SAM riboswitch aptamer (S box leader) from Sporosarcina limicola, 108 nucleotides, folded computationally. The coordinates come from a structure-prediction model, not an experiment, and the mean pLDDT is 83. It matches the Rfam family "SAM riboswitch aptamer (S box leader)". About the family: The SAM riboswitch is found upstream of a number of genes which code for proteins involved in methionine or cysteine biosynthesis in Gram-positive bacteria. The sequence was found by an Rfam model in a public genome assembly. NCBI's taxonomy places the organism under Bacteria, Bacillota, Bacilli, Caryophanaceae, Sporosarcina.
RNA sequence: UUCUUAUCGUGAGAGACGGAGGGAUUGGCCCUAUGAUGUCUCAGCAACCAGCCUAUAUUUUAGGUAUGGUGCUAAUUCCAAUAGACGGGGACGUCUUGAAGAUAAGAA
Numbered sequence: 001u002u003c004u005u006a007u008c009g010u011g012a013g014a015g016a017c018g019g020a021g022g023g024a025u026u027g028g029c030c031c032u033a034u035g036a037u038g039u040c041u042c043a044g045c046a047a048c049c050a051g052c053c054u055a056u057a058u059u060u061u062a063g064g065u066a067u068g069g070u071g072c073u074a075a076u077u078c079c080a081a082u083a084g085a086c087g088g089g090g091a092c093g094u095c096u097u098g099a100a101g102a103u104a105a106g107a108a
Base pairs, nucleotide, nucleotide: 001108002107003106004105005104006103007102008101013042014041015040016039017038021031022030023029025081026080027079028078043073044072045071048069049068050067051065052064053063054062055061077100083096084095085094086093087092
């Protein structure tokens, strides 16, 4: 990098450095000199994988824990994007779906 599977309406921020952009893309809408994005330190959240514990009962399922590996800590993945259903005179709204993306685990 590619492929497969699962999840994405919950949750969780302070300090230091630094100095202008950032929220993947496009449109919208936001955040930002009351200091963004980023880096570091500490803290926290969660429970995907491994570990451990309990029950189940035969290596399966469920629950717990938070030791290790990741991840995350503005806004539902910030909203929409494709196709469709319903409502509406229309603008548009609601719902389903998948595309893209993110993360984890496995494979090449």